[in-house]
Overview
Small-subunit ribosomal RNA, 5' domain from an uncultured bacterium, 520 nucleotides, folded computationally. Its Rfam family is "Bacterial small subunit ribosomal RNA". The full RNA is in RNAcentral, with records from Greengenes.

Context: one part of a larger RNA
RNA sequence: GAACGCUGGCGGCGGGCCUAACACAUGCAAGUCGAGCGGAUGAGGAGAGCUUGCUCUCUGAUUCAGCGGCGGACGGGUGAGUAAUGCCUAGGAAUCUGCCUGGGAGUGGGGGACAACGUUUCGAGAGGAACGCUAAUACCGCAUACGUCCUACGGGAGAAAGUGGGGGAUCUUCGGACCUCCUGCUAUCGGAUGAGCCUACGUCGGAUUAUCUAGUUGGUGAGGUAACGGCUCACCACGGCGACGAUCCGUAACUGGUCUGAGAGGAUGAUCACUCACACUGGAACUGAGACACGGUCCACACUCCUACGGGAGGCAGCAGUGGGGAAUAUUGUACAAUGGGCGAAAGCCUGAUCCAGCCAUGCCGCGUGUGUGAAGAAGGCCCUCCGGUCUUAAAGCACUUUAUGCUGGGAGGAAGGGUUGUAACUUAAUACGUUGCAGCUUUGACGUUACCAGCAGAAUAAGCACCGGCUAACUCUGUGCCAGCAGCCGCGGUAAUACAGAGGGUGCAAGCGUUAAUC
Numbered sequence: 001g002a003a004c005g006c007u008g009g010c011g012g013c014g015g016g017c018c019u020a021a022c023a024c025a026u027g028c029a030a031g032u033c034g035a036g037c038g039g040a041u042g043a044g045g046a047g048a049g050c051u052u053g054c055u056c057u058c059u060g061a062u063u064c065a066g067c068g069g070c071g072g073a074c075g076g077g078u079g080a081g082u083a084a085u086g087c088c089u090a091g092g093a094a095u096c097u098g099c100c101u102g103g104g105a106g107u108g109g110g111g112g113a114c115a116a117c118g119u120u121u122c123g124a125g126a127g128g129a130a131c132g133c134u135a136a137u138a139c140c141g142c143a144u145a146c147g148u149c150c151u152a153c154g155g156g157a158g159a160a161a162g163u164g165g166g167g168g169a170u171c172u173u174c175g176g177a178c179c180u181c182c183u184g185c186u187a188u189c190g191g192a193u194g195a196g197c198c199u200a201c202g203u204c205g206g207a208u209u210a211u212c213u214a215g216u217u218g219g220u221g222a223g224g225u226a227a228c229g230g231c232u233c234a235c236c237a238c239g240g241c242g243a244c245g246a247u248c249c250g251u252a253a254c255u256g257g258u259c260u261g262a263g264a265g266g267a268u269g270a271u272c273a274c275u276c277a278c279a280c281u282g283g284a285a286c287u288g289a290g291a292c293a294c295g296g297u298c299c300a301c302a303c304u305c306c307u308a309c310g311g312g313a314g315g316c317a318g319c320a321g322u323g324g325g326g327a328a329u330a331u332u333g334u335a336c337a338a339u340g341g342g343c344g345a346a347a348g349c350c351u352g353a354u355c356c357a358g359c360c361a362u363g364c365c366g367c368g369u370g371u372g373u374g375a376a377g378a379a380g381g382c383c384c385u386c387c388g389g390u391c392u393u394a395a396a397g398c399a400c401u402u403u404a405u406g407c408u409g410g411g412a413g414g415a416a417g418g419g420u421u422g423u424a425a426c427u428u429a430a431u432a433c434g435u436u437g438c439a440g441c442u443u444u445g446a447c448g449u450u451a452c453c454a455g456c457a458g459a460a461u462a463a464g465c466a467c468c469g470g471c472u473a474a475c476u477c478u479g480u481g482c483c484a485g486c487a488g489c490c491g492c493g494g495u496a497a498u499a500c501a502g503a504g505g506g507u508g509c510a511a512g513c514g515u516u517a518a519u520c
Stems, first nucleotide, its partner, number of pairs: 002516005009367006015360002017325001022323003026320003031070003036067002039064002044059007077278003086203002089200004095195002100191004105186003108142001110140002117132006148157003162183001164181004170177002204250003212240002217237007253275001255273002257268004281300004303314004331357001333356001335354001339353001340351004370400004380391004404461001406456005414447001417443010464509005469490003475504005485492002
């Protein structure tokens, strides 16, 4: 965060499984990079051969799986566990930190593999196996070491990777070398951000829970960790906590806040923000800067599914949706246009984060359901002392208006950026390239039939619910006769019931009104 009953016109802004952390069909929710690499594919273009519609060569957009890099530790969900390994506030020292940022230093020369691919092969499938070939920003030595680390102070140890754009001389095996720019890479010192650790105060109920504890408390030494530490181990000592409530049991994520109250307090922890914990249940590590990892791996249980019975697959507490439970909680929607995130040099791709739309009176707020006039006080209802009273200016009638709804037309803002052309500055050997600024052109909106504006039509399309004995605003008649019934409390009803039921009238709220539940 409501639900139920009756009723229901519109809009804006919020909110929407509180129960079964029950089980889940289906689709989507984490990818991206060809400017790291080798292949496959091959639109189009150029050339050659000729047999004029084919073949070959070169170039090459695009796409595909693989190797490799970064990201899948964020974002999103839930509150089961947890009473302190948590949270909150204030401190602390023995630490790490990818991407980002600042400083100074370097980027030399070699090697061997494994996928893809090819051949063969096992299996129903999931998925493998053997042999052979190959590239790299993948992997491994060597060289060097400003700073770094270790040290017995003598010394010792340890790095790297290139890709892309452009180019005047010179060299060239015609590939390039070389120059230059951007971007990477390596070691290191700072910063920032993030994270780990320690201490103290505070943090629900029960004493019909009084003692608890053996790695327990401390020391020495060692191991381990990014780091301190019984964190772990060996030995030694016998300590440590506890009526200022230990231990045990029950309950519970915490906080900022929210509701209430004059406050002190009390209750609460939906939405939003922050921290923590969890990801079918239990356990474990690997990779990595970061996980003991929701949409990764391994093992075990339970459950579901496939099977050729040999064996395999799965995890919605992501967004929708289904069954179930329940008083009860929505669409198997649109878009990446904006904001943010990942990757990328960029264009861009991905994004159920997010922005929007749909459903629900679930809440708050605003608007409307007409306005003026109209007494013969019409008809009709109800009451009546039968005179009259009341519904009642209410209606009808007459004169108007058109908000909202409906229809038609126009129409912002959310758009910043991107591409391209020109120009200037910087850079440079360079009027290349590149970056930045300025100018021109062009282009990007899911929402959206947007907001808003104008016009058209016509009172036209729009009022209910509860109550009327007292508390408590609002009264009569008829029916009923301790019956039927009402009721929050007091209490009404047994023949004139303002208390039941209906009617007329009235009162209170109003697109709501009542009831129930909960809290102050």